[in-house]
RNA sequence: AGUGCUGCUGGGAUAACCGCGGGCGAUUUGCUUGCAAGUCGCAUGAGGAAAGUCCGGGCUCCAUAGGGUGUGAUGGUGGCUAACGGCCACCAAAGGCAACUUUAGGGAAAGUGCAACAGAAAAUAAACCGCCUAAGUCGAAAGACCGGUAAGGUUGAAAUGGUGAGGUAAGAGCUCACCGCACGAUUGGUGACAAUCGUGGCAGUGUAAACCCCAUCAGGAGAAAGUCCGCAUAGGAAGGGUAGGCGUGACCCGCGCUGCUUGAACCUUCGGGUAGGACGUUUGAGGCCUGCGGUGACGCAGGUUCUAGAUAAAUGGUUAUUGCCCUUUUGGGUACAAAAUCCGGCUUAUAAGGCGGCACUCACU
RNA sequence: GGGGAUAUAGCUCAGUUGGGAGAGCGCGUGGAUCGCACCCACGAGGUCGGGGGUUCGAGUCCCCCUAUCUCCACCA
Numbered sequence: 001a002g003u004g005c006u007g008c009u010g011g012g013a014u015a016a017c018c019g020c021g022g023g024c025g026a027u028u029u030g031c032u033u034g035c036a037a038g039u040c041g042c043a044u045g046a047g048g049a050a051a052g053u054c055c056g057g058g059c060u061c062c063a064u065a066g067g068g069u070g071u072g073a074u075g076g077u078g079g080c081u082a083a084c085g086g087c088c089a090c091c092a093a094a095g096g097c098a099a100c101u102u103u104a105g106g107g108a109a110a111g112u113g114c115a116a117c118a119g120a121a122a123a124u125a126a127a128c129c130g131c132c133u134a135a136g137u138c139g140a141a142a143g144a145c146c147g148g149u150a151a152g153g154u155u156g157a158a159a160u161g162g163u164g165a166g167g168u169a170a171g172a173g174c175u176c177a178c179c180g181c182a183c184g185a186u187u188g189g190u191g192a193c194a195a196u197c198g199u200g201g202c203a204g205u206g207u208a209a210a211c212c213c214c215a216u217c218a219g220g221a222g223a224a225a226g227u228c229c230g231c232a233u234a235g236g237a238a239g240g241g242u243a244g245g246c247g248u249g250a251c252c253c254g255c256g257c258u259g260c261u262u263g264a265a266c267c268u269u270c271g272g273g274u275a276g277g278a279c280g281u282u283u284g285a286g287g288c289c290u291g292c293g294g295u296g297a298c299g300c301a302g303g304u305u306c307u308a309g310a311u312a313a314a315u316g317g318u319u320a321u322u323g324c325c326c327u328u329u330u331g332g333g334u335a336c337a338a339a340a341u342c343c344g345g346c347u348u349a350u351a352a353g354g355c356g357g358c359a360c361u362c363a364c365u
Numbered sequence: 366g367g368g369g370a371u372a373u374a375g376c377u378c379a380g381u382u383g384g385g386a387g388a389g390c391g392c393g394u395g396g397a398u399c400g401c402a403c404c405c406a407c408g409a410g411g412u413c414g415g416g417g418g419u420u421c422g423a424g425u426c427c428c429c430c431u432a433u434c435u436c437c438a439c440c441a
Base pairs, nucleotide, nucleotide: 001361002360003359004358005357006356007355008354009353012322013321014320015319016318017317018316020045021044023042024041025040026039027038028037029036030035031034047336051347052346054345055344056343057342058341059222060221061220062219066253067252068251069250071218072217073216074215075214076090077089078088079087080086091105092103093102094101095100106213107212111211112210113207114206115205128153129152130149131148132147136145137144138143161179162178163177164176165175166174180202181200182199183198184197185196186195187194188193226279227278228277229276236270237269238268239267240266244258245257246256247255272440273439274438286305287304288303289302290301291300292299293298323334324333325332326331366437367436368435369434370433371432372431375390376389377388378387384421392408393407394406395405396404414430415429416428417427418426
């Protein structure tokens, strides 16, 4: 210098004027006397993803959460965390010269299913082509029959270990050496696993993001959760349904509430009324800085700081200067996108710019 | 704010243990008819909404996006 790998950051700036939201203060008016409305002033008002709603939790309710069945999710090992399907470190496999990346990465010897087409044969293997006539039968012989053979060819995603030598009629783990594989032992490691040694002639191939098995986890519903106050109306009609029904939102048992001889309770549909206020609600597993512990995720201690809380929804507009990009100039553009109970993640979208670390190649010193 | 479903030819829809992409209507060509319609025969037309993964192989199984449709307030 080139080509790559990887971790982060950033989300234009300043000023003036006019508006909007909620808050505080002052003031005017009204009355129900502490509220409402108006005016003025002050400070303040979207995000890194507020998004998708894919996971996990806080919180609230279901009169309690217990058992069983089912269902769903996850799946190497060890750790972090409130928790997780997230994160960190390590192991193995695959890819890459490397930095590094990816992996739903348990079980195919519990069982079941599937493997189309092609091919001789597709999972209790198999003789189409090819190779061989040693043994047996017939024959004088040639040869025929009985057969033997998975080394070679063909098909396929996949064909029952690979290479070499011996061996043989031809062949074959049939035998041997090396590699691979399986099992066992020892050593190291918390562990996944690795290394070494020994034994075995070598095995039911693949598929579980097919059913399934094993282990672990999960009660359900979600701020339209839930609590209080207020307004209004017809506990109206039809059907179902009978001794049960509801809580219990997958089902059963259990538990609780309620009803039981009546045209109840209950269920479905239609109809009637209200579209008001307060709380929950923003101080929280919060942010920032420093130190310590840890390889790291993270934890601990100290200090400092707090800045939307609306309810159909405010956070906007204009002007001037300026940053960046495009254009010859005039000029144009400035991403993705906008809270709605809160938090930790993941995923997806994202213009310009900025800061590191590492690998390989080439050149020079 | 919170759930559910759908997307396959121009239109309406099938597509199950994962292996051939299909039906009806419509369109085109030919036939039949004096001519048109009906009818008969043949044919064209598909990134299975988009991207990625599992698998030998994906419309189908899994994940992430996009679009459309739909349901859910309270009181007696």

This is a predicted complex of two RNAs, RNase P RNA and transfer RNA, with 441 nucleotides together. Rfam match: Bacterial RNase P class A. Gene Ontology terms of the family: ribonuclease P activity, tRNA processing and dimeric ribonuclease P complex. It is annotated as a ribozyme.